[in-house]
RNAcentral holds the sequence, with entries from ENA, Greengenes and SILVA. A computed fold for a 1374-nucleotide RNA from an uncultured bacterium, annotated as small-subunit ribosomal RNA. It matches the Rfam family "Bacterial small subunit ribosomal RNA".

RNA sequence: AGUUUGAUCCUGGCUCAGGACGAACGCUGGCGGCGUGCUUAACACAUGCAAGUCGAACGGUAAGGCCCCAGCUUGCUGGGGUACACGAGUGGCGAACGGGUGAGUAACACGUGGGUGACCUGCCCCGCACUUCGGGAUAAGCCCGGGAAACUGGGUCUAAUACCGGAUAGGACCGCACCGUGAGGGUGUGGUGGAAAGUUUCUCGGUGUGGGAUGGGCCCGCGGCCUAUCACCUUGUUGGUGGGGUAAUGGCCUACCAAGGCGGCGACGGGUAGCCGGCCUGAGAGGGUGGACGGCCACAUCGGGACUGAGACACGGCCCAGACUCCUACGGGAGGCAGCAGUGGGGAAUAUUGCACAAUGGGCGGAAGCCUGAUGCAACGACGCCGCGUGGGGGAUGACGGCCUUCGAGUUGUAAACUCCUUUCACCAUCGACGAAGGUUUUCUGACGGUAGAUGGAUAAUAAGCACCGGCUAACUACGUGCCAGCAGCCGCGGUAAUACGUAUGGUGCGAGCGUAGUCCGGAAUUACUGAGCGUAAAGAGCUCGUAUGUGGUCUGUCUCGUCAUCUGUGAAAUUCCGGGGCUUAACUCCGGGCGUGCAGGCGAUACCGGCAUGACUUGAUUACUGUAGGGGACACUGCAAUCCCUGGUGUAGCGGUGAAAUGCGCAGAUAUCAGGAGGAACACCGGUGGCGAAGGCGGGUCUCUGGGCAGUAACUGACGCUGAGGAGCGAAAGCAUGGGUAGCGAACAGGAUUAGAUACACUGGUAGUCCAUGCCGUAAACGGUGGGCGCUAGGUGUAGGGGUCUUCCACGACUUCUGUGCCGUAGCUAACGCAUUAAGCGCCCCGCCUGGGGAGUACGGCCGCAAGGCUAAAACUCAAAGGAAUUGACGGGGGCCCGCACAAGCGGCGGAGCAUGUGGAUUAAUUCGAUGCAACGCGAAGAACCUUACCUGGGCUUGACAUAUACGGGACCGGGCCAGAGAUGGUCCUUCCCUUGUGGCUCGUAUACAGGUGGUGCAUGGUUGUCGUCAGCUCGUGUCGUGAGUUGUUGGGUUAAGUCCCGCAACGAGCGCAACCCUUGUCUUAUGUUGCCAGCACGUAAUGGUGGGGACUCGUGAGAAACUGCCGGGGUCAACUCGGAGGAAGGUGGGGAUGACGUCAAAUCAUCAUGCCCCUUAUGUCCAGGGCUUCACACAUGCUACAAUGGUCGGUACAGUGGGUUGCGAUGCCGUGAGGUGGAGAUAAUCCCUGAAAGCCGGUCUCAGUUCGGAUCGGGGUCUGCGAAUCGACCCCGUGAAGUCGGAGUCGCUAGUAAUCGCAGAUCAGCAACGCUGCGGUGAAUACGUUCCCGGGCCUUGUACACACCGCCCGUC
Repeated sequence: AGUUUGAUCCUGGCUCAGGACGAACGCUGGCGGCGUGCUUAACACAUGCAAGUCGAACGGUAAGGCCCCAGCUUGCUGGGGUACACGAGUGGCGAACGGGUGAGUAACACGUGGGUGACCUGCCCCGCACUUCGGGAUAAGCCCGGGAAACUGGGUCUAAUACCGGAUAGGACCGCACCGUGAGGGUGUGGUGGAAAGUUUCUCGGUGUGGGAUGGGCCCGCGGCCUAUCACCUUGUUGGUGGGGUAAUGGCCUACCAAGGCGGCGACGGGUAGCCGGCCUGAGAGGGUGGACGGCCACAUCGGGACUGAGACACGGCCCAGACUCCUACGGGAGGCAGCAGUGGGGAAUAUUGCACAAUGGGCGGAAGCCUGAUGCAACGACGCCGCGUGGGGGAUGACGGCCUUCGAGUUGUAAACUCCUUUCACCAUCGACGAAGGUUUUCUGACGGUAGAUGGAUAAUAAGCACCGGCUAACUACGUGCCAGCAGCCGCGGUAAUACGUAUGGUGCGAGCGUAGUCCGGAAUUACUGAGCGUAAAGAGCUCGUAUGUGGUCUGUCUCGUCAUCUGUGAAAUUCCGGGGCUUAACUCCGGGCGUGCAGGCGAUACCGGCAUGACUUGAUUACUGUAGGGGACACUGCAAUCCCUGGUGUAGCGGUGAAAUGCGCAGAUAUCAGGAGGAACACCGGUGGCGAAGGCGGGUCUCUGGGCAGUAACUGACGCUGAGGAGCGAAAGCAUGGGUAGCGAACAGGAUUAGAUACACUGGUAGUCCAUGCCGUAAACGGUGGGCGCUAGGUGUAGGGGUCUUCCACGACUUCUGUGCCGUAGCUAACGCAUUAAGCGCCCCGCCUGGGGAGUACGGCCGCAAGGCUAAAACUCAAAGGAAUUGACGGGGGCCCGCACAAGCGGCGGAGCAUGUGGAUUAAUUCGAUGCAACGCGAAGAACCUUACCUGGGCUUGACAUAUACGGGACCGGGCCAGAGAUGGUCCUUCCCUUGUGGCUCGUAUACAGGUGGUGCAUGGUUGUCGUCAGCUCGUGUCGUGAGUUGUUGGGUUAAGUCCCGCAACGAGCGCAACCCUUGUCUUAUGUUGCCAGCACGUAAUGGUGGGGACUCGUGAGAAACUGCCGGGGUCAACUCGGAGGAAGGUGGGGAUGACGUCAAAUCAUCAUGCCCCUUAUGUCCAGGGCUUCACACAUGCUACAAUGGUCGGUACAGUGGGUUGCGAUGCCGUGAGGUGGAGAUAAUCCCUGAAAGCCGGUCUCAGUUCGGAUCGGGGUCUGCGAAUCGACCCCGUGAAGUCGGAGUCGCUAGUAAUCGCAGAUCAGCAACGCUGCGGUGAAUACGUUCCCGGGCCUUGUACACACCGCCCGUC
């Protein structure tokens, strides 16, 4: 930093970025320097080498050299000599070093600091003193044997610096004396007894002894792993005495005696492990680690043992036993790579059977020298660190190619080409080291190595990859794929536009490397010493007592353990750090300094802590006395209300129970009621966030016994205190055991109900149990979810128990103090909620507990229990979360308030019938497509016979039916006629341009770009629309509050149709919405007066504003007025507002309309249109004919007409408004029963026409019936439109006369000029499916008590484990 959430804060885990590695794997690979390389099988090993040397200790002479002689085959053999030298042997020294490995070891093994008066020390150094006289053997050799071999026996000869005896000696031992010490020390003296080696000229040696140096042995303090699901271990064990043993102390060993010793500060047991300097990481403290280098230890096939020696219990020595391997003549022998190379095996994995003793070092030697797989070098491995290179400058037409693209471009990219320059590295040639000091009389001497280096030469020539590109985390596009293939460290990508898969281009990072996986530290304060926590996130034991431990009041003296200061020794070297030096630099290496925080010792200080004084004190803590409250505990006795049961009386049919019932009880007399009796259990009222108790818990009354608290006094003791691991005791309910008891209640069980089921809830019964006594169990949400103790830190107000002061006759009252128990609240704390003198504040002391969720408080083991079970208590595996508090929403069969034709009150419908229209379904070649709860279904469609038309069948066309551009060619095109054809189309004939002669307009043909698509995706989109909803809401700025998400404002009290307004208020303002402004309608005034009007004045007609005139009225068109709670009264907070009234045409938004906030539904539409991407291109484009969208068992939705008398029918008669009209409206007239026809006046419209409105009113008739209701269906005949009426139009006439008698469950609309009812007009339109839609007027109601309920909505509040938001989430069974 990422990741839990819609968002927030916190807790908490997981994951990543860093560094490191003896490393491994994948891809890739130029050079050099310095390092480094079996982490696994301490598995087994072929072969070679790794420890010898000394002739100046010795006897000697096998081999070689040299000299002499002999033989002959003339370069060989034999003999002798010499000691240049030396095999084997005696002897000396070394072999105990060096080298390897880490198996064992939890230990004085290691580290550090000490002790050794308890010890040793070859070779080396410095002293002192000696180095004398003798003796006997033996190996080799020679001879004889045994054996396959290894090896070995006997006889005989011989030497020494080999071995032995004597002399001398200051040492050792014993005794005595003196000095000294804690202790085995030193000195003197007497006794006993102990040494030597030669060769020789020097030198080199040998012996004794003292000292030094070096190296060791032993002992001690302290330090460093896990485990208690290992709690007890131990008989040489612990100590003593005597003895033995050792260089030396010691139960090291032994005999005897005693019974000890260790352990919660972890013995004993189990597991793991070599330890350290150091190394890695980290700010540090820490954590991890112990490979290379250095120190120590241990081991050498496994186990045991000693010998030799100064030193071993001995890697390349010996003996024994075991395993393994090899040889064998089967009798017997041999061997030990954890030395250097090397082999097999194991494994992810680790090198050459190299060169040299030139250097450094070691052994031997007087030395030369010899030996040395120690060591110095080389080889192999990018295994690590470091350095260098793969070129540098210029170079734009920004080339080609690639990729992408909005097609313009962009990018790769100065990159390349090209040009100029350089030559590190590699290559070639020539030269060519330091390391060499020394040794020796001189000479001579380099493994590395012809290496490093130097000089010269030629050529850009020989040299770049790997990972990544969603966030964390630097770096993006295209194509492919389509929850497939795949990716992934965590979160997570992929379901047709993937920056996350694969590829490509580009980019980023690092670079001879880059990635992956593994391990360690870090980040992780995520084991917290530095440096966390425990009310609710994980976490306070149920409570108390009390042991160990830890911790602890005041004063004085003393000590100086701790503490502090200073000095000394040590803390190896290497490493790290700092300053310098050397390799061209660096890595590397050399020199100097520092560090090493530690341990030990010396000298001081004494404030604090601690020890001591059987020091002192009184405030902590006890005690005493005087009072005091109490359901504190135990035992015995006792009382009453009520239930149940029994007996008797009265009394009769039900009782009981429930949401409603039933089971149950009752005529054999219940329930009810009265009286008497029995028995058990519990204790109403008082009773109270009142009391007591450690907690669990405790409630009728009385007696007895008993614990604790509080207050006062300040008499006693004198720190006696606090806490408390283990341990002990107490410990609700349920349960267990034994024996009683049992009224009520009541697990289990039974029955009846409920239910889909009901092994439940509610009902009727009912056994254990509940009660008592005794014993066990030992757990609870045993909770204040808050361990105990002490001190300190504002207050206010209750309540319980004491004391004091004041006042007061008393009762009250006021103030104060101690203890307990509540509420509110400041500072402070807390993630927040909250806590807050009863702390979750500030401090101290002690104990317990926690470390992601699940698995799991489970398994195993142990302890306890009669059992049930309890206590202690894991792991495998799995997830990326689980969780706390608070916020905003949504939801609730939560609450409060309010509204709406939401319910209610009414009126009329739908649902039943017939028909119309739409939809589903079915059918079909096609029945084109879309719309699907409200918010699809008389919807898109304001009008499908062709067209429309998108669908189907068939026939045609392919630059196309339509657009633009270019090139080439032709010509007019258009129009008309004829033929074929269903038509599209094809053929043919006639006619036929301009004037500027061209790059012309127009048109045809060919070709190329392209056209075209009602093809897909409304889940890629724009625009438009629906809906919640004309609901009253939705927000912002600044400020406040809050760590924050957020809050406040916008909540509250009123009020409104309204977030409308008023008041209050940490808010003050503002915006989008509401309202108003707009249109229309209702009243009036004014202006105007045609086509409108006609009161008055005239004229005229059969009649009519017909005419002259007029503007009064109606009306039209403009402009104004008017309504604002303005006025009065009541209510209300002197408010907003509301109720009533007046006036007014209209009264409280007058009626109606337009107007639709932030947003929700991935709502609808790619088929209005536009549009990204994908798809088709002689077809999914386009043209034509015919068909289909009009089908029909059925289902639904919306309507129309009805079922009749408030009606039908016939006749007469009255009154509108909105609209439309020249391809049109069409009057009067005539014809037709009618649809209509004919004809044409008038009007381009306040003039004429559509246009006689209908219901209504006045009469006649019908008389309750499937009818004179109803009109479907069907037959016949017509009219009109149109190219065309069969599929498939409307209308008229005649005839026919179906269902239907008011409609189940359910459901819809409407609050006034509304519902209901009546007609009229218009759009679309040739005609029409219209009964639809949009408008217009006529007639014209009923009802609303009210807000309990249903539906929807608004505000406040509450709960939430929901946020895709209850159509959610989630549990269990199968």
The prediction has a mean pLDDT of 83.